Transfer RNA from a Nanobdellota archaeon, 73 nucleotides, folded computationally.
Lineage of the source: Archaea > Nanobdellati > Nanobdellota.
It was read from a public genome assembly.
Rfam family: tRNA. Rfam's curators write: Transfer RNA (tRNA) molecules are approximately 80 nucleotides in length. Rfam links the family to the GO term triplet codon-amino acid adaptor activity.
[in-house]
RNA sequence: GCGUCCGUGGCUAAGCGGCUAAAGCGGUUCCCUGCAGAGGAACAGAUCGAGGGUUCGAGUCCCUCCGGGCGCU
Numbered sequence: 001g002c003g004u005c006c007g008u009g010g011c012u013a014a015g016c017g018g019c020u021a022a023a024g025c026g027g028u029u030c031c032c033u034g035c036a037g038a039g040g041a042a043c044a045g046a047u048c049g050a051g052g053g054u055u056c057g058a059g060u061c062c063c064u065c066c067g068g069g070c071g072c073u
Base pairs, nucleotide, nucleotide: 001072002071003070004069005068006067007066010025011024012023018056027043028042029041030040031039049065050064051063052062053061
């Protein structure tokens, strides 16, 4: 340099263009307990790597860039 895959809450991770972006772990509060843990309930937290474009509508398609994995020269 070329090809290809990936980039979604603190972490892991789903989401084949269409109502409010799942879930698990973790966090906070409460219940339970002599205390803690386990268990139960509730809550907060991502506008989806950045910027453009297409579309009535984009996490999801296209382009450029940034970062990472793999392969090739």